[in-house]
């Protein structure tokens, strides 16, 4: 990722259809309206109306009959809510022999005859009103006796059936009824509705009981009417419901009480299901009605629109008093993300009352409002490329929007206007008929046909007619999960974000566009529940090492149990039958135009009860068995445990002898100890603690643990085999008991050894590690602690599943004495299996069964708190708030280690010469500065880029100037050839003037000027956007593939191992075979030699000679050019593994790679460069382009690199005299000669160079002088004077002469190079270039020391081990302070809420009582009264708010402390 929602909230909006709509404060209301009805139960009327009569006040009579009033039903239905409630409240199945039940429907029976009253109303009084009081009288279907009893109730007797107070029969006694209207007939009745009593129905209600549904044990103990009994009371009933008396019960770990949440259910949503979350809308039940309490009236209530009391809040008020209850419909206020009309109508259905017409009904039945939801439909349908036009990209050609637009042709659902117009209506009263019982008949009853009024919606659904594409398209993604993508803005900003994670100049993740994706009158966002999540695991999880086996054992509950029989049927399996309401789901059908929606009909609702069958299996129950288990002999080993006695070694002290000067410690040292005699030694004594060899991966024990011998007592295991019990087992919540050290108490004891503590060392420091000393402890007694990496990080038992190899302890074989078999332990290697993978395998981590403990990302945390347990320390249980996107295993592959093995390298060592001091020369920081351009800046910059800055260069600064431009390429206009010269201004550029001069193929071209357009140009920036080049690790020996094999994977093997070499160089082994890129060779040069070929080389033999190979000549040498030969461990010996190879020798010009170069694997370092070049993107365009003068890159307290020359005699000068390679030369090299001391001038032979020049090679030799000294060293510096060079040597060039003649006498930590033709030491060339070289890049001459070795420094290669590292140790990372911030504990105290006892008041009312008062019926009466009963009033029990008090629970703010935990 998905489905849902009574949703909200952002942007959007056409239309119908059907459902929903205050989920928040059981918070508080204005104003309407939601229970009324009946006149056929009764009186008595107002009003109007007609007639009479009137004293004209009025009054009769009739008809209508409102408002109230008695009665009578109704008002306990319907409608709303979810505050309480963890309950017999709900659901389900049942009981009721313990019950009621109005209306209704059924059967029987009655309806007789009397009485007193009292509303209204009249008459008065009191009030502001509500509303009361008093007198006169009145009626009923209101009330009251009385009479009667089919049935009933109650009792007494029998007797049947039965289940507890039950059903029936039969006989006796006692008690209890009533009401009448109406109507029709006319006869003495008849009907209809009602009234009484009694059965039975049916509907409903009360009660009671099995079973089910929730959180917390940091709530474990709860109850005194409690539990149970007699008896009484009370109910419609049962029953501690209450009361009295008795007796001590009752509930709980199968979870009581307490606390905390919740109205229960069909159902809803989700899921394959099993569960999981829910409990709006419909029904079902329950419980409420401002809050508490109570009752009355009735069939029903302990009452939403009734009563009564307390309380609160709210309105009236005349201040005395009253009055009210929207959690009904509507609508208001607060509240809040949020939730509608103060609507029509009773036409339909259903309800109250009536006879009945009808009354009343915010139920209901519409209609409004809301995209809240679910469904349905439209916003157009063809044609239509010039692939228009905009828009976007973009390689400039096109893509892409898009057949999409316009355009042509249709259609009108919707839409508007208009016109017609269903169904929802059945009947009712009546009317007209018919059938049928009954009756004398009417009225009337039952059944039926035909007509018969009555529509809120609403002129609605629908249909018809015109008009016209007309009135209708948004929402949200396009980095990946995850379908879609380009640009451009920004620039770690601004902003996204579910979750990883985008944004720091090229964002597919931000914003905007253009396309695209997905949906669509809706799209997204938030919140909730399920799912995915086998991620609490019944289904369907785990626990060596990720969380996660209790430290061990003993044994209670409890759960699980061997064989065989028999019986039972609780489990369990099958049938049958009750019940599982109705919708709802789900399957067919069927009505709206289809679909939501409705209706019918199945079929299921997994459950629960009753019943019949079975009997295998668990269970029970009885019996047996003997294999699980013990039990008795026999025998074994063993540090098992607990007490006693003993013993020897050492150590330490004491005490005497010997003897002398150090001794003890350590990496090294002090502290210490010793001349007061120590260490050593020797001898005697004293203490205390542990027991060497033996000893073993070796016994024993549950675990901790156990080690000297002897002895007591004592406990478990093991084998053989014989009896015996006869399932007695095996696990084991709670409990009990043991349980290492070190800790704690009390009394001992202390020789060693030692926390603490002091000193000495190490050290930046050292509250450590190392040394000297030392308290507590260690020991022992006898009491606590209860914990350890108490590990086998692996509970216990039982059963099964290849072996092989060591070891303890038993038994067993009479010959296969064995590599034997068995039982028990305890180790090692392995198979199958298993395992994430390490590994695990008969001592299972492997198949199973039982029980039991524990686990559920990481921190916060085993902390707070709460309780329990300790004397303390401290244990045990054991949270959350908050924060993280991971923490964590086990394996792989680098890196890395001050880990190991094994090799290389001027790494080091062994040498030789330097550098670091000094004075210049260069670069380079830094500093100045108008500028001192820029870049390189560990190794890998720093005599680098730069192979050569006086101007140029030149990028840099001043100043002057220019703008299509110094360059390039097109194009329009318009001029001129282009060019030359000479002028004036100016620092130059530039500018003004003037003269000369004119081309071809001729509307035009070249060329040059000028306007103007496109455009040049930029050493501006980004080397972190790039190409190329390039450093460097490192010429280090190594990087990879392809197949195979191995692993689940990453990856591994190859490539590693033995050997060997510079070399992954070879060889040898090997689950690998082979094979690329690197090494090596193949290229160059250098050493040797042949061959061919000789000028400009060369000259041996000849010749000539001016004596120079100089000419003749010559190819032999040399030397040059070209192709060739040769060196390969090939030969011999020898080590080695018969290998590949080493070492050694011979030969040879060269020997093991001969010496040098060229040549740089795949990576590393975002190396290094945008200023070599090229380029992406960005930025400037009268300038960040462009030309000029002049200045800077040459500055100078200072640091650093990187050379020079030197300090001096292995020298300096001086003279004289040899030997070189490899280059260069025409704007050139320059020769001879001549001039200057010199630089260096004249001068020009000669050479495009094996011919000529440059060109004297230096050191070296040969002599000669100096003679150790700031010098005949060394030469800085600075004077003066010169040369070259150049347009110009001031800033700022090189170089001669001359004079001056600084530091400096071998260099401090440090530190560089070379290993043989090198180091070191000499000189020449070249390249750049007018000039300038100590630089670089070449050449040759002379020529060394030294390397034992690889331990250590630096670098690297290879294996291998440890890692918590992968940006890879320059890594990671802990802890304390400082800051801000956030939740938390504590916490003096303050303020609130629940609840709990005690006690005090005690209002309504109910029940008792009652000597007050008062009273119509009914008794009795002497008529006066009296009783019966009742009302008022008093008491009393109970008893709600309230009050005092005491504890207890939970919050709320709180100085202050305290850890956390982010940054």
């Nucleotide at each position: 990722a998905g489905a849902a929602c009574g949703a909200a909230c952002g942007c959007u909006g056409g239309c119908g259809g059907u459902g929903c709509g205050u989920c928040u404060u059981a918070a508080g209301c204005a104003u309407g309206c939601a229970a009324g009805u009946c006149g056929a139960a009764c009186g008595a009327u107002a009003u109007c109306g007609a007639c009479c009569c009137u004293u004209c006040g009025g009054g009769g009579u009739u008809g209508u009959g409102a408002a109230a009033g008695u009665g009578g039903c109704g008002a306990a239905c319907g409608g709303g809510u979810g505050a309480g409630u963890a309950a017999c409240a709900c659901g389900u199945a049942g009981g009721u022999g313990a019950u009621c039940u109005a209306c209704c429907u059924u059967g029987g029976g009655a309806u007789u005859g009397g009485g007193a009253a009292u509303a209204g109303c009249c008459c008065a009084u009191g009030g502001a009103a509500a509303c009361a009081u008093g007198g006169a009288g009145u009626a009923a279907u209101a009330c009251c006796g009385a009479a009667u009893a089919c049935g009933u109730u109650c009792u007494c007797g029998u007797c049947u059936c039965u289940g507890u107070g039950g059903a029936g029969a039969c006989g006796g006694g006692a008690a209890g009824a009533a009401a009448g209207g109406c109507g029709c007939g006319u006869g003495u009745g008849c009907g209809c509705c009602g009234u009484c009593c009694c059965g039975a129905g049916a509907u409903g209600a009360g009660c009671c009981u099995g079973c089910g549904g929730c959180g917390u044990a940091u709530u474990a103990g709860c109850u005194u009417g409690u539990u149970g009994g007699u008896g009484a009371g009370g109910u419609a009933a049962a029953g501690g419901c209450u009361c009295a008396c008795c007796a001590a019960g009752g509930c709980g770990a199968u979870g009581a009480u307490a606390c905390g949440u919740a109205g229960c259910c069909g159902g809803c949503c989700u899921g394959a299901g099993a569960g999981g979350g829910u409990g709006a809308u419909c029904g079902g039940c329950c419980a409420c009605a401002c809050u508490g309490g109570g009752a009355c009236u009735g069939a029903g209530a302990u009452a939403c629109g009734g009563c009564c009391c307390a309380g609160a809040c709210u309105c009236c008020u005349a201040c005395g008093g009253g009055a009210g209850g929207c959690a009904g419909c509507a609508g208001c206020u607060a509240a809040g993300a949020a939730u509608c009309u103060u609507c029509c109508g009773c036409a339909a259905u259903g309800g109250a009352c009536g006879a009945a017409a009808g009354u009343c009904u915010g139920a209901c039945g519409g209609a409004g409002c809301g995209a809240c939801a679910c469904c349905g439909c439209g916003u157009g349908g063809g044609u239509g490329a010039a692939g228009a036009a905009u828009g976007c990209c973009u390689g400039a050609u096109g893509g892409u929007u898009g057949u999409a637009a316009a355009g042509c042709c249709c259609u009108u659902u919707u839409u508007g206007u208009g016109c017609u117009g269903a169904g929802g209506a059945a009947u009712a009263a009546g009317g007209c008929g018919g059938g049928c019982a009954g009756g004398a008949a009417a009225u009337g009853g039952u059944c039926u046909g035909c007509c018969g009024a009555u529509g809120a919606c609403g002129g609605u659904a629908a249909g018809c007619a015109c008009a016209g594409a007309a009135u209708a398209a948004g929402c949200c993604c396009c980095g990946g999960c995850a379908a879609a993508u380009u640009a451009c803005g920004u620039g770690c900003c601004a902003g996204c974000a579910g979750c990883c994670g985008c944004g720091g100049u090229a964002a597919u993740a931000c914003g905007u566009a253009u396309g695209g994706g997905g949906c669509g009158a809706g799209c997204g966002u938030u919140g909730u529940u399920c799912g995915g999540a086998u991620u609490u695991a019944u289904u369907g999880g785990g626990c060596g090492u990720a969380a996660a086996g209790g430290g061990c054992g003993c044994g209670u509950a409890g759960g699980u149990g061997g064989u065989c029989a028999u019986a039972u049927a609780a489990g369990c399996u099958u049938g049958g039958u009750g019940u599982g309401a109705a919708a709802u789901a789900c399957c067919g059908c069927a009505g709206c135009u289809c679909a939501a929606c409705u209706g019918c009909g199945g079929a299921a609702c997994u459950g629960c009860g009753c019943u019949g069958a079975g009997a295998a299996c668990u269970g029970u129950a009885u019996g047996a068995c003997u294999u699980g288990a013990g039990u008795u002999c026999c025998g074994g080993a063993g540090a098992g445990g607990a007490g006693g006695c003993u013993g020897g070694a050492a150590u330490u002290c004491c005490g005497g002898g010997u003897g002398u000067a150090g001794g003890g410690g350590u990496g090294a040292a002090a502290u210490c100890u010793g001349u007061a005699g120590a260490u050593a030694u020797c001898c005697g004594g004293a203490a205390g603690a542990a027991c060497a060899c033996c000893a073993g991966a070796g016994g024993c024990g549950a675990a901790g643990g156990c080690g000297a011998g002897c002895u007591u007592c004592u406990g478990g295991c093991c084998g053989a085999g014989a009896a015996c019990u006869g399932a007695c087992a095996c696990u084991g919540a709670g409990g009990c008991g043991c349980g290492a050290a070190a800790g704690c108490g009390u009394g001992g004891g202390u020789a060693g050894c030692g926390a603490a503590c002091a000193g000495g060392a190490u050290u930046a420091g050292a509250u450590a590690c190392c040394c000297u000393g030392g308290u507590a402890g260690u020991c022992c007694a006898c009491g606590c602690c209860g914990u350890a990496a108490a590990c086998g990080a692996u509970g216990u038992g039982c059963a099964c599943u290849a072996g092989g190899u060591g070891u303890u302890g038993g038994a067993c074989c009479a010959a296969c004495a064995g590599u034997g078999u068995u039982c028990a332990g305890u180790g090692c290697c392995a198979a199958a299996g298993c395992u994430a993978a390490c590994g695990c395998a008969u001592u299972a981590a492997g198949u199973g069964c039982a029980c039991c403990g524990c686990c559920u990302g990481g921190g916060g945390a085993g902390u707070a708190u709460g309780c329990c347990c300790g004397c303390a320390a401290g244990g045990g249980u054991g949270a959350a708030a908050c924060u993280c996107a991971a923490a964590g295993g086990a394996a792989u592959u680098g890196a890395c280690g001050g880990g190991g093995g094994c090799c290389c390298g001027c790494a080091c060592a062994a040498g030789c010469a330097g550098u670091g001091g000094a004075g210049c020369a260069u670069g380079u920081g830094g500093u100045u500065u108008a500028a001192u351009u820029c870049g390189a800046u560990g190794a890998u910059a720093c005599g680098c880029g730069a192979g050569g800055a006086a101007u140029c260069u030149u990028a840099c600064c001043a100043g002057g100037g220019u703008u299509u431009g110094a360059c390039a390429u097109a194009u329009a206009c318009u001029g001129g050839a282009a060019g030359u010269c000479g002028u004036c201004u100016g620092a130059a550029a530039g500018g003004g003037c003037g003269a000369c001069g004119c081309u071809c193929u001729u509307u035009g071209a070249g060329c040059c000027g000028g306007u103007g357009u496109a455009c040049a140009g930029g050493u501006g920036c980004u080397g972190c956007a790039u190409g190329g080049u390039u450093g460097u690790c490192g010429u280090c020996a190594g990087c990879u593939c392809g197949u195979g094999c191995c692993g689940u994977g990453a990856g591994g093997u190859g490539u590693u191992g033995g050997g060997u070499u510079a070399a992954g160089u070879c060889c040898c082994g090997c689950a690998a075979c082979g094979a690329g890129c690197g090494c090596a060779a193949c290229c160059c040069c250098u050493a040797u030699u042949g061959u061919c070929u000789g000028u400009u080389g060369c000259c041996a033999a000849c010749a000539u000679u001016u004596c120079g190979g100089a000419u003749g000549g010559g190819g032999a040498c040399u030397c040059g050019g070209a192709c060739g030969g040769a060196a390969c461990u090939g030969c011999c010996g020898g080590u080695g593994a018969c290998a590949a190879a080493c070492c050694g020798g011979a030969g040879g010009a060269a020997g093991g790679c001969g010496g040098g170069g060229a040549u740089g694997a795949g990576g590393u370092c975002a190396a290094a460069u945008c200023a070599u070049c090229a380029u992406g993107g960005c930025c400037c365009u009268u300038a960040u382009g462009c030309c000029c003068u002049g200045g800077g890159c040459u500055a100078c307290a200072c640091a650093c690199g990187u050379g020079c020359u030197a300090c001096a005699a292995u020298g300096g000068u001086c003279g004289g005299u040899a030997c070189a390679g490899a280059g260069c030369g025409a704007u050139g090299c320059g020769a001879a000669a001549c001039c200057g001391c010199g630089a260096g001038g004249u001068g020009g032979g000669g050479c495009a160079a094996a011919u000529c020049g440059c060109a004297g090679a230096a050191a070296g030799c040969c002599g000669a002088u100096c003679u150790c000294a700031g010098u005949c060293c060394g030469g800085a510096u600075u004077g003066g004077a010169g040369u070259c060079u150049g347009a110009a040597a001031c800033u700022c060039g090189a170089c001669u002469c001359u004079a001056u003649g600084a530091a400096g006498u071998u260099g401090g930590a440090a530190u560089u190079g070379c290993u043989a033709g090198u180091a070191a030491u000499c000189g020449c060339g070249c390249a750049u270039c007018a000039g300038c070289a100590u630089g670089a890049c070449g050449c040759g001459g002379u020529g060394a020391a030294u390397a034992c070795g690889u331990u250590c420094u630096c670098g690297g290669g290879c294996c291998u081990u440890g890692u918590a590292c992968a940006c890879a140790c320059c890594g990671c990372c802990c802890g304390u302070c400082a800051c801000a911030c956030c939740a938390c504990c504590c916490g003096a105290g303050u303020u609130g809420g629940g609840g709990a006892u005690a006690c005090c008041c005690g209002a309504a009312g109910u029940c008792g009582u009652u000597u007050a008062u008062c009273c119509a019926a009914c008794c009795g009466u002497u008529c006066g009264c009296g009783g019966a009963g009742g009302a008022u009033g008093g008491c009393g029990c109970c008893g709600a708010a309230g009050g005092u008090a005491u504890g207890u629970u939970u919050g709320g703010c709180a100085a202050g402390g305290g850890g956390g935990g982010u940054g």

The RNA shown here (small-subunit ribosomal RNA) has 1463 nucleotides and comes from uncultured spirochete.
Taxonomically the source falls in Spirochaetales (Bacteria, Pseudomonadati, Spirochaetota, Spirochaetia).
RNAcentral holds the sequence, with entries from ENA, Greengenes and SILVA.